[in-house]
RNA sequence: GCCCGCUUGGUCUAGCGGUUAGGAUGCCACCCUGUCACGGUGGCGGUGCGGGUUCGAUUCCCGCAGCGGGCG
Repeated sequence: GCCCGCUUGGUCUAGCGGUUAGGAUGCCACCCUGUCACGGUGGCGGUGCGGGUUCGAUUCCCGCAGCGGGCG
């Protein structure tokens, strides 16, 4: 330098154009318990950045950035 893949809460992860953006873990509150832990209920928190297409984009296209891999 060229090619391919990935990027979603603090962390891991699902989502093939109309979802309330789902799950796990975490954190907070409450319940439970003699205390802690375990367990239960509720809550908090997310689509890497900039453009484009579309009535509508996490999803499709382009560029950038970061990470991973391959070639030279």

A computed fold for a 72-nucleotide RNA from Candidatus Iainarchaeum sp., annotated as transfer RNA. Taxonomically the source falls in Candidatus Iainarchaeum (Archaea, Candidatus Iainarchaeia, Candidatus Iainarchaeales, Candidatus Iainarchaeaceae). It matches the Rfam family "tRNA". The coordinates come from a structure-prediction model, not an experiment, and the mean pLDDT is 83.